[in-house]
The RNA shown here (c-di-GMP-I riboswitch aptamer) has 81 nucleotides and comes from an uncultured Thermomicrobiaceae bacterium.
It was read from a public genome assembly, where an Rfam model found it.
It matches the Rfam family "c-di-GMP-I riboswitch aptamer". From the family's description: GEMM was predicted in a large-scale screen for bacterial structured RNA regulatory elements.
RNA sequence: UAGCUGCAGGGGCAAACCCGUCGCGAGGCGGGGGCGCAAAGCCAUGGGUCUCCAGAAGCGGGAGAUCGCCAGGCUGCCAGC
Numbered sequence: 001u002a003g004c005u006g007c008a009g010g011g012g013c014a015a016a017c018c019c020g021u022c023g024c025g026a027g028g029c030g031g032g033g034g035c036g037c038a039a040a041g042c043c044a045u046g047g048g049u050c051u052c053c054a055g056a057a058g059c060g061g062g063a064g065a066u067c068g069c070c071a072g073g074c075u076g077c078c079a080g081c
Stems, first nucleotide, its partner, number of pairs: 003081004012037002017032006035068001041074003045071003048066006
């Protein structure tokens, strides 16, 4: 330096649910909470799912949400091999 692995220590993140707040909505943010996570760090690039709008015979179109659905890209702590 690279790959693989995750039994330790220290630390990190935070599902459901509840409260507040923003949004038409999917959902976001803050607080509580803790199911889980070694990339559950970052990026909507491809697919999936979801929402809204328009349209409609059908294929489909537009704008969004989700990276804790999968893939891809970038970055990265500790220990062991």